[in-house]
Context: one part of a larger RNA
RNA sequence: GAAUGAACGUUGGCGGCGUGGAUUAGGCAUGCAAGUCGCGCGUGUACCCGCAAGGGGAAAGCGGCGUAAGGGACAGUAAUGUGUAGGUAUCUACCCUCGGGACGGGAAUAGCCACGGGAAACUGUGGGUAAUGCCCGAUAACAUCUCCGGAUCAAAUGGUGUGAUUCCGCCUGAGGAUGAGCCUGCAUCCUAUUAGCUAGUUGGUGGGGUAAUGGCCUACCAAGGCAUUGAUGGGUAGGGGGUGUGAGAGCACGACCCCCGUCACUGGGACUGAGACACUGCCCAGACACCUACGGGUGGCUGCAGUCGAGGAUCUUCGGCAAUGGGCGCAAGCCUGACCGAGCGACGCCGCGUGCGGGAUGAAGGCCUUCGGGUUGUAAACCGCUGUCAGUGGGGAGGAAAUGCCUGGGGGUUCUCCCCCAGGUUUGACCUAUCCGCAGAGGAAGCAAGGGCUAAGUUCGUGCCAGCAGCCGCGGUAAGACGAACCUUGCAAACGUUAUUC
Numbered sequence: 001g002a003a004u005g006a007a008c009g010u011u012g013g014c015g016g017c018g019u020g021g022a023u024u025a026g027g028c029a030u031g032c033a034a035g036u037c038g039c040g041c042g043u044g045u046a047c048c049c050g051c052a053a054g055g056g057g058a059a060a061g062c063g064g065c066g067u068a069a070g071g072g073a074c075a076g077u078a079a080u081g082u083g084u085a086g087g088u089a090u091c092u093a094c095c096c097u098c099g100g101g102a103c104g105g106g107a108a109u110a111g112c113c114a115c116g117g118g119a120a121a122c123u124g125u126g127g128g129u130a131a132u133g134c135c136c137g138a139u140a141a142c143a144u145c146u147c148c149g150g151a152u153c154a155a156a157u158g159g160u161g162u163g164a165u166u167c168c169g170c171c172u173g174a175g176g177a178u179g180a181g182c183c184u185g186c187a188u189c190c191u192a193u194u195a196g197c198u199a200g201u202u203g204g205u206g207g208g209g210u211a212a213u214g215g216c217c218u219a220c221c222a223a224g225g226c227a228u229u230g231a232u233g234g235g236u237a238g239g240g241g242g243u244g245u246g247a248g249a250g251c252a253c254g255a256c257c258c259c260c261g262u263c264a265c266u267g268g269g270a271c272u273g274a275g276a277c278a279c280u281g282c283c284c285a286g287a288c289a290c291c292u293a294c295g296g297g298u299g300g301c302u303g304c305a306g307u308c309g310a311g312g313a314u315c316u317u318c319g320g321c322a323a324u325g326g327g328c329g330c331a332a333g334c335c336u337g338a339c340c341g342a343g344c345g346a347c348g349c350c351g352c353g354u355g356c357g358g359g360a361u362g363a364a365g366g367c368c369u370u371c372g373g374g375u376u377g378u379a380a381a382c383c384g385c386u387g388u389c390a391g392u393g394g395g396g397a398g399g400a401a402a403u404g405c406c407u408g409g410g411g412g413u414u415c416u417c418c419c420c421c422a423g424g425u426u427u428g429a430c431c432u433a434u435c436c437g438c439a440g441a442g443g444a445a446g447c448a449a450g451g452g453c454u455a456a457g458u459u460c461g462u463g464c465c466a467g468c469a470g471c472c473g474c475g476g477u478a479a480g481a482c483g484a485a486c487c488u489u490g491c492a493a494a495c496g497u498u499a500u501u502c
Base pairs, nucleotide, nucleotide: 001502002501003500004499006498007497008496009495010494013352014351015350016349017348018347019345020344026308027307028306030305031304032303035065036064037063040062041061047056048055049054072263073262074261081188082187083186084185085184086183087182088181090180091179095176096175097174098173099172100171101170103137104136105135106134112127113126114125115124116123117122143152144151145150158168159167189235190234191233196226197225198224201223202222203221204220205219206218207217208216238260239259240258241257242253243252244251245250265286266285267284268283269282288299289298290297291296316342318341319340320339324338325336326335327334328333355385356384357383358382365376366375367374368373389443391438392437393436394435395434398431399430404425405424406423407422408421409420410419411418412417446491447490448489449488450487451472452471453470457486458485459484460483461482467474468473
């Protein structure tokens, strides 16, 4: 000098874009953060419309899809990680393309009803009911296995609706796309005041297991394997794209954003599923906290806000699904603390303003003085002008293209159905670029320094005291270095200090 997720002191007008729990991966009150589908199913009360018949129909339940994404954090991890270059013994819901298929039956169960248990959480027995839930049989290849003879495996022809051969789904196979698993080479911090480490250890055979290779597991056999090119141990640490600095080489770092990994109160485990050994799923154990009728239960903010604690230190218990994206749904739509916005903080960067021109009798006051004057200083007063920003009142592009509905045209053989095109109508949480008017210099300047390094000095006070200080060093009676005043210098909505990196 440059830099920072900074903090502290003094000061503080406006805006844009960013950014904000780095410490205790410490504990958490409260609200919200994952639902959706009635075009899968039976029922159906509260309630609404209706005189009635009847129509609509929240909640709950079964079922499907989703909840493995998105969001957070960096504890662990020195290699089961990451980066890069390769490989294959594998799987892949939803999506796309192509081939084939969907026949005949059955038994339950929740909701519901009845009777109970319990303080609650919850739960028992009996009865009866549905399905795109479950089961059996048939069919069976270009699928799987195979001793090549053969053997084995499926489905919901369901839903809506109709004019329909359409639409949405179901089963099976092949290919694609996407995502993932696994393997290999090389690279990847410090320490020898850590020198030896290793029995599933290294390899083989048989078997098991997995989607898949493999000591991944197991029985037997052999005795190997690693290491001064640093094994093993100890310490520290998520890795990368990148960031800071520097002429570069390098050194230091890994906040925000993106990719990968890991974690979800602590430890362990599996279930379901295409995918998890699963942040707001389950089971067990532990610590902690809460409720209790003392028998027993409940919970997990390293989601968004917020709270306590610790700390030098880090924000609102805000608005909206309008946009982008995601889940479900044929759709309308519903959900979405993702996200988009607003709020707070000079925390950072950038921009703008705090006026402009004239004005000497160089006013008053202050400070200095050789007492003549000098300086503050065109500075002020005074005269003329302007209207940025802020204030106030109006106008106003854009973030919106869609979906739905209506009309018209075209296409799908016909068509009320579907698709395409055009026109009309509908959708903004948050704002607002920009323009016009109004008034009036009015509302807007500080901080640090002045011995040398280093731009900028005089007077008074103090008297090795009080104090200053980054280094050299100042202060013991005329201190340009302490304190104050005036003046000056630098930067400026900031200026200094501290910490850290180059």